[in-house]
RNA sequence: UUCUGAUAAAGGCUACCCCAUCCGAAAGGUUAGGGGCGCAAAGUCACCGGUCUAACUGGCUUCGGCCAAAUGACAGCGGGACCACCGGA
Numbered sequence: 001u002u003c004u005g006a007u008a009a010a011g012g013c014u015a016c017c018c019c020a021u022c023c024g025a026a027a028g029g030u031u032a033g034g035g036g037c038g039c040a041a042a043g044u045c046a047c048c049g050g051u052c053u054a055a056c057u058g059g060c061u062u063c064g065g066c067c068a069a070a071u072g073a074c075a076g077c078g079g080g081a082c083c084a085c086c087g088g089a
Base pairs, nucleotide, nucleotide: 002089003088004087005086012039013038016035017034018033020031022029023028037076043082044081045080047079048078049077050074051073052072057068058067059066060065
């Protein structure tokens, strides 16, 4: 440096639930504590696909709403890019 990952070691993260907390129209996200599904990149990035929401906007409306659609979101959906602990070859 490249490939690789166990019945290792030291650590790490935290799905979901409970309990507070703030941001957001929502999806979703932030912070703190407890439990712990799981993860060898479950570290970072929205570049590509996919998924979620629909404020603004446009159309419709029986005026209750409905439809379309990201500039919003998801990195623990997949691909890709970058950085990286320990061990083995």

This is a predicted structure of an 89-nucleotide RNA (c-di-GMP-I riboswitch aptamer) from a Gammaproteobacteria bacterium. Taxonomically the source falls in Gammaproteobacteria (Bacteria, Pseudomonadati, Pseudomonadota). Its Rfam family is "c-di-GMP-I riboswitch aptamer". Rfam describes the family as follows. GEMM was predicted in a large-scale screen for bacterial structured RNA regulatory elements. Model confidence (mean pLDDT): 84 of 100.